The part of an RNA shown here (small-subunit ribosomal RNA, central domain) has 352 nucleotides and comes from an uncultured bacterium. It matches the Rfam family "Bacterial small subunit ribosomal RNA". Gene Ontology terms of the family: ribosome and structural constituent of ribosome. The full RNA is in RNAcentral, with records from ENA and SILVA.
[in-house]
Context: one part of a larger RNA
RNA sequence: CUGGGUGUAAAGGGUGCGUAGGCGGCUUUGCAAGUCAGAUGUGAAAUCUAUGGGCUCAACCCAUAAACUGCAUUUGGAACUGUAGAGCUUGAGUGAAGUAGAGGCAGGCGGAAUUCCCCGUGUAGCGGUGAAAUGCGUAGAGAUGGGGAGGAACACCAGUGGCGAAGGCGGCCUGCUGGGCUUUAACUGACGCUGAGGCACGAAAGCGUGGGUAGCAAACAAGAUUACAUACCCUGGUAGUCCACGCUGUAAACGAAGAUUAAUAGGUGGGGGGGGUUUGACCCUUUCCGGCCCCGGAGUUUAACCCAAUAAGUAAUCCUCCUGGGGAGUACGGCUGCAAAGGUUGAAACUC
Numbered sequence: 001c002u003g004g005g006u007g008u009a010a011a012g013g014g015u016g017c018g019u020a021g022g023c024g025g026c027u028u029u030g031c032a033a034g035u036c037a038g039a040u041g042u043g044a045a046a047u048c049u050a051u052g053g054g055c056u057c058a059a060c061c062c063a064u065a066a067a068c069u070g071c072a073u074u075u076g077g078a079a080c081u082g083u084a085g086a087g088c089u090u091g092a093g094u095g096a097a098g099u100a101g102a103g104g105c106a107g108g109c110g111g112a113a114u115u116c117c118c119c120g121u122g123u124a125g126c127g128g129u130g131a132a133a134u135g136c137g138u139a140g141a142g143a144u145g146g147g148g149a150g151g152a153a154c155a156c157c158a159g160u161g162g163c164g165a166a167g168g169c170g171g172c173c174u175g176c177u178g179g180g181c182u183u184u185a186a187c188u189g190a191c192g193c194u195g196a197g198g199c200a201c202g203a204a205a206g207c208g209u210g211g212g213u214a215g216c217a218a219a220c221a222a223g224a225u226u227a228c229a230u231a232c233c234c235u236g237g238u239a240g241u242c243c244a245c246g247c248u249g250u251a252a253a254c255g256a257a258g259a260u261u262a263a264u265a266g267g268u269g270g271g272g273g274g275g276g277u278u279u280g281a282c283c284c285u286u287u288c289c290g291g292c293c294c295c296g297g298a299g300u301u302u303a304a305c306c307c308a309a310u311a312a313g314u315a316a317u318c319c320u321c322c323u324g325g326g327g328a329g330u331a332c333g334g335c336u337g338c339a340a341a342g343g344u345u346g347a348a349a350c351u352c
Base pairs, nucleotide, nucleotide: 004322005321007305008304012319014201015200016199017198021194022193023192025088026087027086028085029084030083031082033081034080035077036076037075038074039073040072041071042070049065050064051063052062053061054060091191092188093187094186095184096183097182098181099180103177104176105175106174107173108172109171110154115149116148117147118146119145120144121143125136126135162169163168206247207246208245209244210243211242215241216240220236221235223233258318259317260316261315262314266295267294269292272289273288275286276285299307324352325351326350333345334344335343336342
């Protein structure tokens, strides 16, 4: 290089936008770079192949032919690719009319609960466990009634429900704002798909500066348990968890399933919209579009499990990645980061 793979065996990049590149709709005209056909030249000899011949055979040698699948020049062809021009509307986008939603950002508001503080009632326990103890309490706890402070999270609704590219998003209201879907068919006229690098976003933990701190809680302390107990259980408790700004850039970032397009039996549930029927919100019925699931047959065969119109089946285009286990996602070097934690790229000896 060819070839084979990437749900679970090694392997889909965490996600998007997008540069180069690769690939690309219908009709038509020209050109002729790719492409196809012909001609000419060249493609040294030897080698190889075929046939014939020479050494007694063979190796070896000689002759002839074929071949050297290539390159250059030239003459043509024009289906396909390319290129230049013209046109089209179904791909893509814009407009118009509607529509659902925890999509995002900012501000405001609300109630329940925990904790703490104050006041009242009230008296000896409370708390905790397998059982206890540490702990709290006669300086009046726990319980209960009233008042106040503050932080964080939003019960029920709630749903294999919804939205978002992914991460993720859930009390209520307002403002700003992104995307989707349906109907329409007015407009543009291939403007498309993918995407190495690049750029942006990216849970939790962690880091920097400043705030905040109710509950929870690494570290830490004490009590238990135990042979020990640097744990599991209990009582406390600091970072952190929250906010603002900046960094980090990783996760079983999972559907362990890259993106896009096309066609390929059905059935059922729930969410959004449109059309028809209906006096009508409701209800009933039918059909279509886009989205979320379940079941199931063809299809493969898939190693099996299983997948199955949301494919892991049938095809096409483009990208990532894999090549025995360990050593090792380590060392070294580069890049990156805060003179961090780390991240990213990523070996070898040796060994089985």